[in-house]
This is a predicted structure of a 72-nucleotide RNA (transfer RNA) from Anaeromyxobacter sp.
RNA sequence: GGGCGCGUAGCUCAGCGGAAGAGCGUCCGCCUCACACGCGGAAGGUCGCUGGUUCGAAACCAGCCGCGCCCA
Numbered sequence: 001g002g003g004c005g006c007g008u009a010g011c012u013c014a015g016c017g018g019a020a021g022a023g024c025g026u027c028c029g030c031c032u033c034a035c036a037c038g039c040g041g042a043a044g045g046u047c048g049c050u051g052g053u054u055c056g057a058a059a060c061c062a063g064c065c066g067c068g069c070c071c072a
Base pairs, nucleotide, nucleotide: 001071002070003069004068005067006066007065010024011023012022013021018055026042027041028040029039030038048064049063050062051061052060
């Protein structure tokens, strides 16, 4: 330098173009003498960045950035 894949909550990951969710974690409550377990609830996201397409983009397109693998 070229090709491919990936980038979404603190972590691991889902997510037919109709606008984002799960598990774990954190916090609060219930339970307990108390802790753990269990149960209920809540907070937490510029969906890597910038443009484009579209009535509408996390998703499609282009260019960048980062990580990984392969080739040279």
It matches the Rfam family "tRNA". Gene Ontology term of the family: triplet codon-amino acid adaptor activity. Rfam classes the family as a transfer RNA. The prediction has a mean pLDDT of 85.